c-di-GMP-I-GGC riboswitch aptamer from Desulfoplanes formicivorans, 81 nucleotides, folded computationally.

[in-house]
């Protein structure tokens, strides 16, 4: 570098509940596990969503989502098949 069927050591934690912050999408903390081999990190491209504008929608502005996909970057275990 390549691979993730098997094993082991660890890791993360959806829905839901509670607290808290935010107009909101949502964030954080605790509980909890549906799942995950990058479910680590980065909003660069596309998507979706929120707020403002608008008021049919689109465009525009500011945001959210990395557990929607792609891309970038760093990285654990194993090499039994």
């Nucleotide at each position: 570098g390549c691979a993730g069927c098997c094993a082991a050591a660890g890791c993360c934690a959806a829905a839901c509940c509670u607290g808290u912050c935010g107009c909101g999408a949502g964030g954080c903390a605790g509980g909890g596990a549906c799942g995950g081999a990058a479910a680590g990190c980065c909003a660069c491209g596309g998507g979706u969503c929120u707020u403002g504008c608008a008021c049919u929608g689109a465009u525009c502005a500011a945001g959210a989502u990395a557990g929607c996909c792609g891309g970038g970057u760093u990285g654990c275990c194993u090499g039994g098949u």
Its Rfam family is "c-di-GMP-I-GGC riboswitch aptamer". The literature on the family includes a 2009 paper in Nat Struct Mol Biol by Kulshina et al., "Recognition of the bacterial second messenger cyclic diguanylate by its cognate riboswitch".